[in-house]
Molecule: transfer RNA
Organism: Minisyncoccota bacterium
RNA sequence: GCCAGCGUAGCUCAAUUGGUAGAGCAACGGUAUCGUAAACCGUAGGUUAUCGGUUCAAAUCCGAUCGCUGGCU
Numbered sequence: 001g002c003c004a005g006c007g008u009a010g011c012u013c014a015a016u017u018g019g020u021a022g023a024g025c026a027a028c029g030g031u032a033u034c035g036u037a038a039a040c041c042g043u044a045g046g047u048u049a050u051c052g053g054u055u056c057a058a059a060u061c062c063g064a065u066c067g068c069u070g071g072c073u
Base pairs, nucleotide, nucleotide: 001072002071003070004069005068006067007066010025011024012023013022019056027043028042029041030040031039049065050064051063052062053061
């Protein structure tokens, strides 16, 4: 330099191929306990990498850019 894949909550990943972004763990609060942990109940946490385009509607489709991984040279 060329090609391919990936980028969603603190972490690991979903979202049925365009129609209100969720789960587990972690965090926080509570119940319970002499106390702690486990357990149980609840709460919060997102510019879906960035910018633009298409559309009534975009995490999803298209383009560019950035980053990571792999392959080729």